This is a predicted structure of an 85-nucleotide RNA (c-di-GMP-I-GGC riboswitch aptamer) from Candidatus Brocadia sp. The source organism's lineage runs through Bacteria, Pseudomonadati, Candidatus Brocadiia, Candidatus Brocadiaceae and Candidatus Brocadia. Rfam family: c-di-GMP-I-GGC riboswitch aptamer. Gene Ontology term of the family: cyclic-di-GMP binding. Model confidence (mean pLDDT): 80 of 100.
RNA sequence: AACGAUAAAGGCAAACCCUGAGCAAUCAGGGGACGCAAAGUAAAGGGUCUUUAUAAACUCAGAAAAGACAGCCUUGCUGCCGAAG
Numbered sequence: 001a002a003c004g005a006u007a008a009a010g011g012c013a014a015a016c017c018c019u020g021a022g023c024a025a026u027c028a029g030g031g032g033a034c035g036c037a038a039a040g041u042a043a044a045g046g047g048u049c050u051u052u053a054u055a056a057a058c059u060c061a062g063a064a065a066a067g068a069c070a071g072c073c074u075u076g077c078u079g080c081c082g083a084a085g
Stems, first nucleotide, its partner, number of pairs: 003082002011036002016031006034071001040077003044074003047069006058062001
């Protein structure tokens, strides 16, 4: 260190269930563990999903606008431990 172990200390928590919030995607709390070495964090690029539209507004162009997902990929920032190589 761009590497990651049948190591140690700890950490997170899918599906599902309950309660609450939201039109919804989904989120928060509790239970629960499929998994995770960034499953910490940021919607920047791509992607998926939801709602409202197919009009107005805005605009060089343009059909989109507002949202959700970081446990889909890429990327930025930050970070615990430490064998082998």